[in-house]
This is a predicted structure of a 463-nucleotide part of an RNA (small-subunit ribosomal RNA, 3' major domain) from a Candidatus Peregrinibacteria bacterium.
Context: one part of a larger RNA
C1' cells in the first nucleotide's frame, strides 16, 4: 500500500420501496443440456453461454458420416514438352470419373517466337475450419459513462511509502469554489461531433389547388444560470420567477480512463511452436447438422366481450426496385396465374397501414373464445422439396377458464399496445433482429431493508 468486514459516516443507480405490463402453468418456434446416432460438425457456460458466432442447414453452404474416387493435386510460383482456346455428340457410372469420337484452328509479330488457355511430366513445394487463445497480434464481454487513474518538481518518511488527489460547501461529475506543503501537467469527465424540436433567409423540380405556407436542400440565430427576487461564506451553486419553441447537461446518439476476470475468440482474419502428407489435404453421391423419454432459458399465440366475426369510412413514417419493383384488366373461393402500363424512381411500383371511428351480429359457454394436431386438394420457387421449404382452401378442432415458490423489464412520448419496412435471400422454417412510425398511460417529493458501485474512516491472525 491494498483487500476483505453479518465495522461506521456520507453519497449514487429501476437497487429497493409506488406503479404498470410480463416470466414460471398450456401449446408452438428457436437456442442450450442430456439421451440416441455411422454423423447428430465445431465453439460459447455465474453475473459477462443459452432466438449467442449463424443479416437466412433441401443440394451448395459444410468443416460431420458412409461409400466411390486423386496424388504436384480443388488453389499459386517456377520448369520442360505438346496443343489454339473451344464448341457439339456417344458409351460405363449416383456422380466425380474414366473410354473412344466429330468440328475448330485465332490474337502480336517479316522470322524466331511471345501473351492468354488447356493437357502430360518432373520436383521444389501447395493444402489442412488439425492441435496450442495458457506462446501471440487484432477485435470484442464485463465492472461502467462508474469518477475514477497517474505524472514532474517541491515537502515529509530509515524505508516500503505519503502529500498533491485531504478537509468546508457543492455538482451528472477528482464539476467548481474556499481552506491548505503542496505547485503544476497529462489520461477520463465536460465541450468539440451527428440527428430532432423554434425562427430567419437562398433555391426550387419530380414536391404543392394558386399562395403567405407544407415540404426538400443549404447556410446562419438562438440557451449562456444572461436577466429578476431569496438562501449561502460578497465564493462556487441551489430554490424560485420572467421572457421563450426550448431553463439549468433541452432530448437521443456516438464517444468507454489506468486496469480488472491467463474472461472470450487459432472458426471471420493474421501469426510462433508442434502434427498431417496417396492423408488430418482433395473431388463427387447420399445421409447428417432437423433424432426424442426427459431438463432449462429467450420467444410467439391465447385462455376472451376493454372481446371475436362481419360490411363501409379514415388518418403515418422509415425503406426497397432494372438477373428489379411491378400498375390497370382478366380467371381463380383462394394461394397464385395470364398480361405487361409505368418506372434506374420526391415523377412508376412493392403499398392494403393496423390498432381506431360507424353499423350489425354474438350474450358468458371450453364458446362464433383458442388454434395446436391430423386427413384431402391445390400454388409457388428450385437440377431436386421424402428424410427437411413456404402459402391457400375443405375438414379436423388438442390443452388451454389468468399460472407454486421464485423471478424479469420500465420513469414520458416511456412502458404497454397496433402495424409498417429492410438486411440475409432461388424459395424459406423470421413468432428472431436492426429500423420505422400510430395510440399512448401509471407512479416515485423516499432511502430503513436487498443487490451492485463511489469517497473517507476503523479493525483484522490475509496478500
Nucleotide at each position: 500500500a491494498g483487500a476483505c468486514g453479518g465495522g461506521g459516516a456520507c453519497c449514487c443507480a429501476c437497487a429497493c420501496a409506488a406503479g404498470c405490463g410480463g416470466u414460471g402453468g398450456a401449446g408452438c418456434a428457436u437456442g442450450g443440456g442430456g439421451u440416441u446416432u455411422a454423423a447428430u460438425u465445431c465453439g460459447u457456460c455465474a453475473a459477462u453461454a443459452c432466438g449467442c458466432g449463424a443479416a437466412g442447414a433441401a443440394c451448395c453452404u459444410u468443416a460431420c458420416c458412409a461409400a466411390g474416387g486423386c496424388u504436384u493435386g480443388a488453389c499459386a510460383u517456377c520448369c520442360c514438352g505438346a496443343g489454339a482456346a473451344c464448341u457439339c455428340a456417344u458409351c460405363a457410372g449416383a456422380a466425380a470419373u474414366g473410354a473412344a469420337g466429330a468440328g475448330g484452328u485465332g490474337c502480336c509479330g517479316c522470322a524466331a517466337g511471345g501473351a492468354g488457355c488447356u493437357c502430360g511430366g518432373u520436383g521444389a513445394c501447395a493444402g489442412g475450419u488439425g492441435c496450442u487463445g495458457c506462446a501471440u497480434g487484432g477485435u470484442u464481454g464485463u465492472c461502467g459513462u462508474c469518477a475514477g487513474c497517474u505524472c514532474g518538481u517541491g515537502c515529509c518518511u530509515u524505508g516500503a511509502g505519503g502529500u498533491g488527489u485531504a478537509c468546508g460547501g457543492u455538482u451528472a461529475a477528482g464539476u467548481c469554489c474556499g481552506c491548505u506543503a503542496a505547485c503544476g501537467a497529462g489520461c477520463g469527465c465536460a465541450a468539440c461531433c451527428c440527428u430532432c424540436g423554434u425562427c430567419g433567409u437562398a433555391u426550387g423540380u419530380u414536391g404543392u389547388a394558386u399562395a403567405u405556407u407544407u415540404c426538400a436542400u443549404g447556410c446562419g440565430a438562438g440557451a449562456c444560470u444572461g436577466c429578476c427576487u431569496g438562501g449561502u461564506a460578497u465564493a462556487a451553486c441551489c430554490a424560485g420567477g420572467a421572457g421563450g419553441a426550448a431553463g439549468g447537461u433541452g432530448a437521443g446518439g456516438a464517444u468507454g480512463a489506468c486496469g480488472u476476470c491467463a474472461a472470450a475468440u487459432c472458426a471471420g482474419c493474421a501469426u510462433g511452436g508442434c502434427c498431417c502428407u496417396u492423408a488430418u489435404g482433395u473431388c463427387u453421391u447420399g445421409g447428417g447438422c432437423a433424432a426424442c423419454a426427459c431438463c432449462c432459458g429467450u420467444g410467439c399465440u391465447a385462455c376472451a366481450a376493454u372481446g371475436g366475426a362481419a360490411u363501409g369510412g379514415a388518418c403515418a413514417a422509415a425503406g426497397c426496385g432494372c438477373a428489379g419493383c411491378a400498375a390497370a384488366a382478366c380467371a381463380g373461393c383462394a394461394a397464385u396465374g395470364u398480361a405487361g402500363a409505368g418506372c434506374c424512381a420526391a415523377u412508376c411500383g412493392c403499398a392494403a397501414a393496423a390498432a381506431u371511428c360507424a353499423u350489425u351480429u354474438c350474450u358468458c359457454a371450453g364458446u362464433u373464445c383458442g388454434a395446436a394436431u391430423u386427413g384431402g386438394g391445390g400454388g409457388c420457387u428450385g437440377c431436386a422439396a421424402c428424410u427437411c421449404g413456404c402459402c391457400c382452401c375443405c375438414a379436423u378442432g388438442a390443452a388451454g377458464u389468468u399460472g407454486g415458490a421464485a423471478u424479469c423489464g420500465c420513469u414520458a412520448g416511456u412502458a404497454a399496445u397496433c402495424g409498417u419496412g429492410a438486411a440475409u435471400c432461388a424459395g424459406c422454417u423470421a413468432u428472431g433482429u436492426c429500423a420505422c412510425g400510430g395510440u399512448g398511460a401509471a407512479u416515485a417529493u423516499g432511502u430503513u431493508c436487498c443487490u451492485g458501485g463511489g469517497u473517507c474512516u476503523u479493525g483484522u491472525a490475509c496478500u

The prediction has a mean pLDDT of 84. It matches the Rfam family "Bacterial small subunit ribosomal RNA".